[in-house]
């Protein structure tokens, strides 16, 4: 993150689920794998460093 949530100053922001691709299976479900997907609401400060702390707006 599409939805539901994690992450409570320090590594490229994770996880289920959905979604798609494949494997299995006579087919479908389920179940394995993989992948796709993110302006951390937006604008400023503080900091060597901000999703995280301060303001200010929706």
């Nucleotide at each position: 993150a599409g939805c539901u949530c994690a992450g409570c100053g320090g590594a490229a922001a994770g996880a289920g689920c959905a979604u798609c691709a494949g494997g299995c299976u006579a087919u479908c479900a389920a179940c394995c794998u993989g992948a796709c997907g993110g302006u951390c609401a937006c604008g400023g400060g503080u900091u060597c460093g901000a999703a995280u702390c301060c303001c200010g707006u929706c």
Molecule: transfer RNA
Organism: Planctomycetota bacterium